[in-house]
Molecule: transfer RNA
Organism: Planctomycetota bacterium
RNA sequence: UCCUCGGUAGCUCAAUGGUAGAGUAGGUGGCUGUUAACCACUUGGUUGUAGGUUCGAGUCCUACCCGAGGAGCCA
Numbered sequence: 001u002c003c004u005c006g007g008u009a010g011c012u013c014a015a016u017g018g019u020a021g022a023g024u025a026g027g028u029g030g031c032u033g034u035u036a037a038c039c040a041c042u043u044g045g046u047u048g049u050a051g052g053u054u055c056g057a058g059u060c061c062u063a064c065c066c067g068a069g070g071a072g073c074c075a
Base pairs, nucleotide, nucleotide: 001071002070003069004068005067006066007065010024011023012022013021018055026042027041028040029039030038048064049063050062051061052060
């Protein structure tokens, strides 16, 4: 330098171009002699950044940033 994959809730990950979700964590309550466990409810989002296409973009296109892997260049 080029190629591939990835970036979405605190963490791990979903979502066919058509209302952004789950598990876990956190909070509240229940249960229990207490804690843990368990049960119920619930908070939490600039979908990496900036543009573009579209009635509509997490999803498609362009550039850039970050991470992982691969190839190559220089001597």